Context: one part of a larger RNA
RNA sequence: UCACGGUUAAGGAACUAGGCAAAUUAGACCCGUAACUUCGGGAGAAGGGUCCCCUACUCGUUAAGAGAGGGCGCAGAGAAAUGGUCCAGGCGACUGUUUAACAAAAACACAGGGCUAUGCAAAAUUGAAAGAUGAAGUAUAUGGCCUGACACCUGCCCGGUGCUGGAAGGUUAAGAGGAGAUGUCAUCGCAAGAGAAGCAUUGAAUUGAAGCCCCAGUAAACGGCGGCCGUAACUAUAACGGUCCUAAGGUAGCGAAAUUCCUUGUCGGGUAAGUUCCGACCUGCACGAAUGGUGUAACGAUCUGGACACUGUCUCAACCGUGAGCUCG
Numbered sequence: 001u002c003a004c005g006g007u008u009a010a011g012g013a014a015c016u017a018g019g020c021a022a023a024u025u026a027g028a029c030c031c032g033u034a035a036c037u038u039c040g041g042g043a044g045a046a047g048g049g050u051c052c053c054c055u056a057c058u059c060g061u062u063a064a065g066a067g068a069g070g071g072c073g074c075a076g077a078g079a080a081a082u083g084g085u086c087c088a089g090g091c092g093a094c095u096g097u098u099u100a101a102c103a104a105a106a107a108c109a110c111a112g113g114g115c116u117a118u119g120c121a122a123a124a125u126u127g128a129a130a131g132a133u134g135a136a137g138u139a140u141a142u143g144g145c146c147u148g149a150c151a152c153c154u155g156c157c158c159g160g161u162g163c164u165g166g167a168a169g170g171u172u173a174a175g176a177g178g179a180g181a182u183g184u185c186a187u188c189g190c191a192a193g194a195g196a197a198g199c200a201u202u203g204a205a206u207u208g209a210a211g212c213c214c215c216a217g218u219a220a221a222c223g224g225c226g227g228c229c230g231u232a233a234c235u236a237u238a239a240c241g242g243u244c245c246u247a248a249g250g251u252a253g254c255g256a257a258a259u260u261c262c263u264u265g266u267c268g269g270g271u272a273a274g275u276u277c278c279g280a281c282c283u284g285c286a287c288g289a290a291u292g293g294u295g296u297a298a299c300g301a302u303c304u305g306g307a308c309a310c311u312g313u314c315u316c317a318a319c320c321g322u323g324a325g326c327u328c329g
Base pairs, nucleotide, nucleotide: 001324002323003322004321005320006319007318008317010315011314014313019310027052028050029049030048031047036041038149053071054070055069057067058066059065072076084308085307086306087305088304089303090302091300092299096108097107112147113146114145115144116143117142118141124133125132126131150295151294152293153292155225156224157223160222161221162218163217164216165215166214169213170212171211175207176206180202181201182200183199184198187194188193226244227243228242229241230240253287254284265281266280267279268278269277
């Protein structure tokens, strides 16, 4: 000096990104226990008390225990082990799961909700096939996708994309079809050339399914949910009106939010002092309804703010024990 452990005057978070670390609390019994609540909880809430050891007596059928005495010690849960507590908010309902070895969470899962496919030789998955899983199941079943307890709810848009249904018309492949064209050549012709059949090479019309175009439906399918101008007897604002565009112009609820750039927005609370926190406001750059919206008791090694207790975190350091390396001896 370092590691681990112990003690500390006065103060008590002034430390620090942050009470990180440490300290406090702790067992048993008795008393007592709030808001809120899904009536189960919350709760060991909080907060207080105990001669909790030994011994004699009385009560108690025994036991557990109770009463009132005596004794010892600094100390009686005599060592060790063994909850710090409360208030408020965010997120996720919960128990659970996860990045074996930097992330345990607000991520995943979940019960519950919904959509969708599937009538059994099921759909779906796997395999080249046979076959297998689904399932020795049968729509209260099985697969896929989304949401995520519970309470109150879940608005408008089908123009685009997707899916489902439709089949009149348009378009449309191979195939079918074979008009015609070309090559060759018997033959004809003085020549130029013409050219049957056959064999080849091409090949028009016509016919020809799904799909696409088309017509409907469908948003707990993918998704989307406006602008400008004017107007009330102070001012301001605009219930109201006009106009353009759109498939439709964001409803309820919430809102500087895990979302707010400007921004430390403004007001209120808490502090002597508060970019954080809580309650409001609404000017939502760029919330919003199962990509779920808003609440919510309980729960959480969760995140944020505060209070009490407590402390070497600090003011500001000091000493001790054990061990290690180094220096000196």